[in-house]
Context: one part of a larger RNA
RNA sequence: UGACGGGGGCUCACACAAGCGGUGGAGCAUGUUGUUUAAUUCGAUGCAACGCGAAGAACCUUACCUGGGCUUGACAUGCAAGUGGUACCAAACCGAAAGGGGCGGGACCCUCUUUGGGGGAGCUUGCACAGGUAUUGCAUGGCUGUCGUCAGCUCGUGUCGUGAGAUGUUGGGUUAAGUCCCGUAACGAGCGAAACCCUUGUCCUUAGUUGCCAGCGGGUCAUGCCGGGGACUUUAAGGAGACUGCCGGUGUUAAACCGGAGGAAGGCGGGGACGACGUCAAGUCAUCAUGGUCCUUACGCCCAGGGCGACAAACGUGCUACAAUGGCCGGUACAGAGGGAAGCAAAACCGCGAGGUCGAGCAAAUCCCACAAAGCCGUCCCCAGUUCGGAUUGGAGGCUGAAAUUCGCCUCCAUGAAGUCGGAAUCGCUAGUAAUCGCGGAUCAGCCAUGCCGCGGUGAAUAUGUUCCUGAGCCUUGUACA
Numbered sequence: 001u002g003a004c005g006g007g008g009g010c011u012c013a014c015a016c017a018a019g020c021g022g023u024g025g026a027g028c029a030u031g032u033u034g035u036u037u038a039a040u041u042c043g044a045u046g047c048a049a050c051g052c053g054a055a056g057a058a059c060c061u062u063a064c065c066u067g068g069g070c071u072u073g074a075c076a077u078g079c080a081a082g083u084g085g086u087a088c089c090a091a092a093c094c095g096a097a098a099g100g101g102g103c104g105g106g107a108c109c110c111u112c113u114u115u116g117g118g119g120g121a122g123c124u125u126g127c128a129c130a131g132g133u134a135u136u137g138c139a140u141g142g143c144u145g146u147c148g149u150c151a152g153c154u155c156g157u158g159u160c161g162u163g164a165g166a167u168g169u170u171g172g173g174u175u176a177a178g179u180c181c182c183g184u185a186a187c188g189a190g191c192g193a194a195a196c197c198c199u200u201g202u203c204c205u206u207a208g209u210u211g212c213c214a215g216c217g218g219g220u221c222a223u224g225c226c227g228g229g230g231a232c233u234u235u236a237a238g239g240a241g242a243c244u245g246c247c248g249g250u251g252u253u254a255a256a257c258c259g260g261a262g263g264a265a266g267g268c269g270g271g272g273a274c275g276a277c278g279u280c281a282a283g284u285c286a287u288c289a290u291g292g293u294c295c296u297u298a299c300g301c302c303c304a305g306g307g308c309g310a311c312a313a314a315c316g317u318g319c320u321a322c323a324a325u326g327g328c329c330g331g332u333a334c335a336g337a338g339g340g341a342a343g344c345a346a347a348a349c350c351g352c353g354a355g356g357u358c359g360a361g362c363a364a365a366u367c368c369c370a371c372a373a374a375g376c377c378g379u380c381c382c383c384a385g386u387u388c389g390g391a392u393u394g395g396a397g398g399c400u401g402a403a404a405u406u407c408g409c410c411u412c413c414a415u416g417a418a419g420u421c422g423g424a425a426u427c428g429c430u431a432g433u434a435a436u437c438g439c440g441g442a443u444c445a446g447c448c449a450u451g452c453c454g455c456g457g458u459g460a461a462u463a464u465g466u467u468c469c470u471g472a473g474c475c476u477u478g479u480a481c482a
Base pairs, nucleotide, nucleotide: 001482002481003479004478005477007476008475009474010473011472012471013470015466016465019429020428021427022426023425026320027319028318029317030316031315032314033313034311035310042053043052064306065305066304067303068302069301070300073129077128078127079126080125081124082123083122088105089104093100094099108120109119110118111117112116131295132294134293135292136291140289141288142284143283144282145280147278152191153190154189155188156187157186158167159166160165171182172181173180197272198271199270200269202240203239204238205237206236207235208234212229213228216227217226218225243266246260247259248258249257250256309448322422326381327380329378330377331376332375338369339368340367343362344361348357349356350355388419393414394413395412396411397410398409399408435458436457437456438455439454440453441452
């Protein structure tokens, strides 16, 4: 100087408390361990692995296993030799394919003293080499997680100390903040914090098409449908607005804090992007790159089938429930953000339905996906393993795709399991949040998505406390630790 302490002081955080809803019990989905297996490819392992890499495992992917094949190779560059019946196409035949095989057909470019010769491309042979998701993340780059959006981490000059080092950065206030003020052997500065950036909340200006429709006119069973209009909504570019600016109080005449006015918004308005010096020899050699090591008729390459989907058991993360604030049926209302050409697909018709036929329109503020659902109105159910719950299984179909047996999704009929609110324990959340309701997208032929990333609808309760648990910051103290 640090680190540590079941030392002290101050402070903070959904850390506890106060609340709301969960997990742990059930069924299923998914990941992991274990076991099994020819293989169940590999990695991730306290927080910070376990719906993680994987934003899509039937083949492919695919790295694994079994079997069949290839050997300058699926791919790159170079050298040497050969090569016109050459390159290329390719029938029989073997084969699951890959691969082998080769009847037959049969070229291109440049040049020279053109029935021909030489050279190139291509091919063959050979040699250098290719190739490796083989190994080492404890040899590395890059990227990432975590402490932590915590408020810290340092430097120059000066001063103090023999020196390591200290000071500044401590102290008194204050803040979300090493934020700011005051003091001060320190005076300044840098990386962080904040701000600058995006988005959302109010208003103004400009601009009106594909958006909008108040007023005027036309038209319809009806609809901005038409003429037209720019008012409104909205779209998207520019601007305004919030700064403790104003008032009162507290405070050291400070920084600031408390209350108020005005205002769409008030003291960082909400959300996002942004992550200091460093820590964990943290993670990744399987994104990629890369040193060393290793394989080279195989640890490389191609193919078929299988496996990654197994199943006594254990754990994590979820979905659906156990019901009446509910379930079924009928009627009826209101979003936002997205996607669409090998695409989205309306209307009409067929089918109980999944879906099918036909195909208008739309590279989309125009058309389509696309009926939002919870909600509201009305009927039934009457507390039961039920009109709750939907697992499982049988049958019949639909779709994608060469191909749904291992191993896809969906529909209909039948079947109708466990489950009556969950032990010890444990998680999330402070407001448009939790809870609850549906909608969209990426990946994608299809899909095991209940996942992930977004979007809006409805919309709470509680906390005015810091004793305790956990983690963190500053000061101080002890230490046989570095």
A computed fold for a 482-nucleotide part of an RNA from an uncultured prokaryote, annotated as small-subunit ribosomal RNA, 3' major domain. Rfam family: Bacterial small subunit ribosomal RNA. The full RNA is in RNAcentral, with records from ENA.